Guanidine-I riboswitch aptamer, 115 nucleotides, folded computationally.
RNA sequence: UUUAUUGUUCUCUAGGGUUCCGCAGCGAAGGUGAACACCGCUGGCUGGUCCGAGGGAGAACGCACGGAUAGAGUUCAUAUCCGUGUAUACACGGAGGGACAAAAGCCCGGGAGGU
Numbered sequence: 001u002u003u004a005u006u007g008u009u010c011u012c013u014a015g016g017g018u019u020c021c022g023c024a025g026c027g028a029a030g031g032u033g034a035a036c037a038c039c040g041c042u043g044g045c046u047g048g049u050c051c052g053a054g055g056g057a058g059a060a061c062g063c064a065c066g067g068a069u070a071g072a073g074u075u076c077a078u079a080u081c082c083g084u085g086u087a088u089a090c091a092c093g094g095a096g097g098g099a100c101a102a103a104a105g106c107c108c109g110g111g112a113g114g115u
Stems, first nucleotide, its partner, number of pairs: 007061006015051002020048002022045001023043005062086009090110001092113001096108003
């Protein structure tokens, strides 16, 4: 000075906001008066729905290797099943932009940059 990889999908968690539900407050309406319900506004507010991790967890599939079984003695191939591995590895990180109602450890992005 230059260069490089982290399989796909799903479920969940840390986290995230506010469309919907719930909750709280206010208003309006009604009524002799008051409360509840209905209606409107405001508040993310313990929560349900919702979003959700490259650097969080799990599962399935896929892939790699090995083994068993199958037809006719051997080998190869193929099919089915089982086991192991797919990281006991590393991973500092903006600003800005994007989506949905909105936000975010979501996406741009294991990006720029830094070491």